[in-house]
Context: one part of a larger RNA
């Protein structure tokens, strides 16, 4: 040196284990905001860094209720001071208070800062107003005489800006297919913008059908990759019709009469949600460090789902069933009131009235329709024109004529669809620390960039600190011992402890 055996360092695989993801169901919510939002600086504790709560009234004030014995949140124990059966801490519902920034709104600004004015307050402390646009009202008011711009003031539950996806509108790409590539496609995707709502948007035929008929919209399943489109490439791709969810119809352009009731408004009543209550005494006895495990007896049970306690517990905890429970809030809906005044809306019944014009259609150019100019019907319009009036007018896919159908050129409409920031409750042939979110740990943090932006690694002593007084070696670090435990090869980056690597001893072999 190498091989074997045995024993250890290092190391962080494996197993086991989850406090954290992840992916559905069901039902609620689907909004916050000048009454000051979302998000953030500062502060705020007896000692007080961080997180959490909360604002000078500051881990909290104060009214009600729930609830019943201990408390002064977490890391995170001690130490102090103190508070509680005259019901505390704890929960739930109203209320106070709520610094400074942010839309941020007195003016300025390099966010958490600076610098005012006006009024009220006897000085002071201290309070209030003071942004802009909109909309309404007053009052002023030029060039210019009326008048108009504009000016000023008052007054608004006005609007602003935040927020995850769905949702309408506008705007609108390449990259890649086409085995190059230009119409084409990717795709009206993605980005950007504006806005609304719990949904949105559509919507009661100038619709379809096809000589039968049907009868608002949306969503689903089929029709159908089928009829078409297509440098007829590469693709793109309808409808009618059926079957299915849900199903609702209506006003206005307008007065007059006559009726009536609803809506709104008073009040009563209310499932249900915001807090809770709630069975069994389990006994004995064996192993064990521990009994809920064996083995002998009982008791609940509308509860033997589920966790959890020193191992597997229906009867120890916490829960679960099944049944009850609100001072206040908030509340689906259902009843009686509505005499009198006052305002608005609404329903019926009658009479007169009303029916949509730069419109529809037409030429140029586009776009949208599955349809790329094509034989190209329809719908939109940037430009030029440009009707008819129900004895009318539009549509049936060129047109024309017969037949059929419908009535533009005002508006309103639940539901069946879409989605999930979030609140509760449940579940998985989901994962279990290189998986699962990035994030199971104080993680959008350390760090890394000038910024946009980028973006980690880190879990596990034990059943309980019982976390190793004391001795001894050291300068400490660490160990030896004693003592604690069931175990300390369970000693604190501590469960289990693989491998590479790296020693020690002992044999062999060089």
């Nucleotide at each position: 040196u190498g091989c074997a055996u045995g024993u250890g360092g290092u190391g962080g695989a494996u197993g086991c284990c989850u406090u954290g993801g992840c992916g559905a169901u069901u039902a609620c919510a689907g909004g916050c905001g000048a009454u000051g939002a979302a998000g953030g600086a500062c502060g705020u504790g007896g000692c007080a860094g961080c997180c959490u709560g909360c604002g000078u009234a500051a881990a909290g004030c104060u009214g009600c209720g729930g609830g019943g014995a201990g408390c002064u949140g977490g890391c995170a124990a001690a130490c102090g001071a103190g508070c509680u059966u005259u019901g505390a801490u704890c929960c739930g519902c109203a209320g106070a208070u709520a610094u400074c920034c942010g839309a941020a709104u007195g003016g300025g600004g390099g966010a958490a800062c600076c610098c005012a004015c006006u009024c009220c307050g006897u000085u002071a402390a201290g309070g209030a107003g003071u942004a802009g646009c909109c909309c309404a009202a007053g009052c002023u008011g030029a060039a210019u005489a009326c008048a108009u711009a504009g000016g000023c003031u008052u007054g608004g539950u006005g609007c602003g800006g935040c927020g995850a996806a769905c949702c309408u509108g506008g705007u609108g790409a390449a990259c890649u297919g086409a085995a190059a590539c230009a119409u084409c496609u990717c795709a009206g995707u993605a980005g950007c913008c504006a806005g609304a709502g719990g949904a949105a948007c559509a919507g009661a035929a100038a619709u379809c059908a096809a000589c039968c008929g049907a009868g608002a919209u949306u969503c689903c399943g089929a029709g159908a990759g089928u009829a078409g489109u297509g440098g007829c490439g590469a693709g793109c791709g309808a409808a009618a019709u059926c079957g299915g969810a849900g199903g609702a119809g209506c006003c206005u352009u307008g007065c007059a009469a006559c009726u009536u009731u609803u809506a709104g408004c008073g009040u009563u009543c209310g499932a249900g949600c915001u807090a809770g209550c709630a069975a069994a005494g389990c006994g004995g006895u064996c192993u064990g460090g521990a009994a809920a495990g064996g083995c002998c007896g009982g008791c609940c049970a509308u509860a033997g789902a589920g966790g959890g306690u020193g191992a597997u517990a229906g009867c120890c905890c916490c829960g679960u069933a099944u049944g009850c429970g609100a001072a206040a809030g908030c509340g689906a809906g259902a009843g009686c009131g509505u005499g009198g005044a006052a305002c608005u809306a609404g329903g019926g019944u009658u009479g007169c009235g009303a029916c949509a014009a730069g419109u529809a259609g037409g030429g140029c150019g586009g776009g949208a329709c599955a349809c790329g100019u094509g034989a190209a019907a329809u719908c939109c319009u940037g430009u030029c024109u440009g009707a008819a009036g129900a004895u009318g007018g539009g549509g049936g896919g060129a047109c024309c004529a017969u037949c059929c159908u419908c009535c533009a050129a005002g508006g309103c409409u639940a539901a069946a669809u879409a989605c999930u920031c979030g609140u509760a409750a449940u579940c998985g042939a989901c994962c279990g620390a290189u998986a699962g979110u990035g994030a199971a740990c104080c993680a959008g943090u350390a760090c890394c960039g000038u910024g946009a932006g980028g973006g980690a690694a880190a879990g596990g002593c034990g059943a309980a600190a019982a976390g190793a007084a004391c001795c001894c070696c050291g300068g400490g670090a660490g160990g030896g011992g004693a003592g604690u435990g069931a175990a300390a090869u369970a000693g604190a980056u501590c469960c289990u402890g693989a491998a590479a690597c790296c020693g020690c001893a002992u044999g062999c072999a060089u």